[in-house]
The prediction has a mean pLDDT of 79. A computed fold for a 100-nucleotide RNA, annotated as THF (Tetrahydrofolate) riboswitch aptamer. The sequence was found by an Rfam model in a public genome assembly.

């Protein structure tokens, strides 16, 4: 110098645990403001994630009881934790491993 390869955060799906809502919050969509993260190092987007505010849209309840508030079963593109699968450096430079 050439060729090949490994590894992150994160995302997503399934299962399990513990919650929340069902008196509608949450999730999802749009806009504004603001912040953060992005293989071991550096840089870093028009991509990703969060927070706050605003807007539009919008739902599945049922049974039981010692009964006016509890329990259970459901329901919600529901929150979170764990396990497993899949995906995964936008991109650029350097580094690491193997071979030549």
């Nucleotide at each position: 110098g050439g060729c090949a390869g490994a590894g992150u955060a994160g995302g997503u799906c399934a299962c399990a645990g513990c919650g929340c809502g069902u008196a509608a919050a949450g999730u999802g969509u749009c806009g504004a403001a603001u912040g953060g993260a992005c293989g071991g190092g550096g840089a870093g987007u028009u991509g990703c994630c969060g927070u706050u505010c605003g807007a539009a849209c919008g739902a599945a309840a049922a049974a039981c009881c010692a009964a006016c508030g509890g329990u259970u079963u459901g329901c919600g593109g529901u929150g979170u934790u764990g396990u497993g699968g899949c995906u995964g450096c936008a991109u650029c430079c350097c580094g690491c491993u193997g071979c030549c």